[in-house]
Glycine riboswitch aptamer from a Clostridiaceae bacterium, 105 nucleotides, folded computationally.
RNA sequence: AUGAAGGGUACGGGAGAUGCCAUUUAAUAUGGAGCCGAAGAAGUAAGCUGUAAAAGGCGUCAGUUUUACAGUGAAUCUUUCAGGCAAAAGGACCGUAUCCGGACA
Repeated sequence: AUGAAGGGUACGGGAGAUGCCAUUUAAUAUGGAGCCGAAGAAGUAAGCUGUAAAAGGCGUCAGUUUUACAGUGAAUCUUUCAGGCAAAAGGACCGUAUCCGGACA
């Protein structure tokens, strides 16, 4: 199921930060100083799971509490690696339409 999650395509909306300095210089190349977070990437809380020790309980077992370690665990938080700092391009996320998908939210 008159189609969930997730993903693709098209259209629309979509922020921030040097039109910085030097080499002839808007971009690009080289060197330098400064800045941004919303492509991507990385890190992380509670919780959950496991192990060990202790406590309590106890006929035996199961279950409980505390501590430590490990794993799992989110982002628009953090880092600024990457990317970006006139316009263009890109752009998380949102809306509309459609396609894949086939049960979660």

Background:
The prediction has a mean pLDDT of 81.